[in-house]
């Protein structure tokens, strides 16, 4: 350099025919035990790599750029 995938919660990753984002784990609280720890309930916590652009509306399309990871020369 050039191709192909990714860049969504603290950490793995869903979401794909575009309509204002979820689950697991983990964090707090409860329940329940003589206590813990599994177990069960329940909260909290992202505006979505960073700028643009189409749209009435974009994680989801399009355009540049940054990073990450494969492969090629």
């Nucleotide at each position: 350099g050039c191709c192909a995938g990714g860049g969504u919660a603290g950490c793995u990753c869903a979401g794909c025919a575009g309509g204002u984002a979820g689950a697991g784990c983990g964090g707090c609280g409860g329940u329940a035990u003589c206590g813990u720890a599994a177990a069960c309930c329940g909260c909290a916590g992202g505006c979505a790599g960073u700028g643009g652009g189409u749209u009435c509306g974009a994680g989801u399309c399009c355009c540049a750029c940054c990073c990450c990871u494969g492969g090629c020369u």
Source information
This is a predicted structure of a 73-nucleotide RNA (transfer RNA) from Candidatus Collierbacteria bacterium RIFCSPHIGHO2_01_FULL_50_25. RNAcentral records the identical sequence in 3 taxa. It matches the Rfam family "tRNA". The family's RNA type in Rfam is transfer RNA.